[in-house]
Molecule: Bacterial RNase P class A
Organism: Planctomycetota bacterium
């Protein structure tokens, strides 16, 4: 100086102004007003994807059905999250990526292309001996080609994927046909909580991939969410009980009396509109010790920091800081950007953006 990996930081500060939303306290009390104090959005508030806390319904244990997860220890409240280690596979390395248990319980599937895609097979190939097979050619002993038979599966075609791989030995050519080394598979030792690993011993190989195909294991998981839910509630609204109605309406021919239907009282019980909680003091933040490889754990001290309802945060202007440019300095110029913003809360993932910093790895170059 170029390429390239991991991890972490940050997302201006402080005062003034004028404007928006809640809040509180004041103008004697209510509503308005106005005034004064004090607050007013992120790293990702975003998607809503995964776990939880709350609530409310269901629920006796248990299974079955339906879903998820999935190497191993480990953190958490809990996760499919984060941490450490194993293995596999990519990378020359820093590193980095796996739904990473089961294919010798079954069932299925393996397109196109090839001979053959799973109890198997043979297209070119090799290779053998024989014809009482052609056909050439012959020095007539034969000898070449090509056919049929018969033998291999090393080469070579196809694929993602080819029946353990590689050398050597053997053979008519070849074969785990036999050896050595890898590799598989059984067993044994020893190390590790463990996945796993190192090493020996025995078997010529008996077992092709797929389970983000059904399936089997093993675990985990009941439902619906803030419109969840509690409370208040005369709305001049409605509903049941019970009582008054001495001239009063209607039925029942009148009348007594019943009965209805109004009106008044009184009592209860849901309940719309609306209102109040829930709602923001919490798996809460920040310094400092302590433990741990780490995720984290614990423990002292400070500290309160929006809250709402269909929904508030913009704008100038100053000084500081920062960044460009331009200079030795110092002074000047400029320059505030991009992603996006609550709506009951938390830990997570993931997506989307500006900038900065350490470490680490490879190439060049040059001391």
């Nucleotide at each position: 100086u170029c390429c390239g990996g991991u991890c972490c930081c940050c997302g201006g500060g402080c005062g003034a102004u004028c404007g928006c939303c809640g809040g509180c306290g004041a103008g004697c009390c209510c509503a308005u007003c106005u005034c004064g104090c004090g607050g007013g959005a992120g790293g990702a508030a975003a998607g809503u994807c995964c776990g939880g806390g709350c609530u409310c319904c269901a629920c006796a244990g248990g299974g079955c059905a339906g879903g998820g997860u999935g190497g191993u220890g480990g953190g958490u409240a809990a996760c499919g999250c984060c941490c450490a280690c194993c293995g596999a596979c990519c990378g020359c390395a820093a590193g980095g990526c796996c739904a990473g248990g089961g294919a010798a319980a079954g069932u299925g599937c393996c397109a196109c292309a090839g001979a053959a895609a799973a109890c198997a097979c043979a297209c070119c190939g090799c290779c053998g001996g024989c014809c009482g097979g052609u056909c050439a050619g012959u020095c007539c002993g034969c000898u070449g080609a090509c056919g049929a038979c018969g033998g291999c599966a090393a080469g070579g075609u196809u694929g993602a994927a080819a029946u353990g791989g590689c050398g050597a030995g053997g053979u008519a050519a070849g074969a785990g046909c036999u050896c050595a080394c890898c590799g598989c598979g059984g067993g044994g030792u020893g190390g590790g909580u463990g996945a796993c690993c190192a090493c020996c011993c025995c078997g010529g190989c008996a077992c092709g991939g797929c389970a983000a195909a059904c399936c089997c294991c093993a675990c985990c998981c009941g439902g619906a969410g803030a419109a969840a839910g509690a409370c208040c509630g005369c709305a001049u609204a409605g509903g049941a009980a019970g009582g008054u109605c001495g001239c009063g309406u209607g039925g029942c021919c009148c009348g007594c009396g019943c009965c209805a239907a109004g009106a008044c009282c009184u009592u209860c019980g849901g309940g719309u509109a609306g209102g109040u909680c829930g709602u923001u003091c919490g798996a809460g933040g920040c310094u400092c010790c302590c433990u741990g490889c780490g995720a984290g754990g614990g423990g002292a001290g400070c500290c309160c920091u929006a809250g709402a309802g269909a929904a508030a945060u913009g704008a100038u202007c100053g000084c500081c800081a920062c960044u460009a440019c331009c200079g030795c300095a110092a002074a000047g110029u400029a320059g505030g950007a991009g992603c996006a913003a609550g709506a009951c809360c938390c830990g997570g993932c993931u997506u989307a953006c500006g900038g900065g910093g350490a470490c680490c790895g490879g190439a060049c170059a040059c001391u």